[in-house]
Molecule: transfer RNA
Organism: Candidatus Altiarchaeota archaeon
C1' cells in the first nucleotide's frame, strides 16, 4: 500500500446492524440523609464538540464520504 477492528464524561461501558422520547449504566467527583467522626448504606447533583471534518434526511452516536490515533492481518 490493501483489508478489518476500536474511538461515547475524570475511568470502564451500553445504545449503531434496523435513523426518532432528555446519549444511559457502574466506578470516581460534590452535596443531602444516616454516624460521636469515618466507613458501608441510602437519596440527590454537576461532568459528554459520541476522536475530526463534510454529505444524506424533518431528524445522524447510528447511514455515506474523507481523515486522524490505536490494534490486528495480507502482501
Nucleotide at each position: 500500500g490493501g483489508g478489518c477492528c476500536a474511538g461515547u464524561a475524570g475511568c470502564a461501558u451500553a445504545g449503531c446492524c434496523u435513523g426518532g422520547a432528555u446519549a444511559g449504566u457502574g466506578c470516581g467527583g460534590c452535596g443531602g440523609g444516616c454516624u460521636u467522626c469515618g466507613g458501608a448504606c441510602u437519596c440527590g447533583c454537576a461532568g459528554g464538540u459520541c476522536g475530526g471534518g463534510g454529505g444524506u434526511u424533518c431528524a445522524a452516536a447510528u447511514c455515506c464520504c474523507c481523515u486522524c490515533u490505536g490494534g490486528c492481518u495480507c502482501a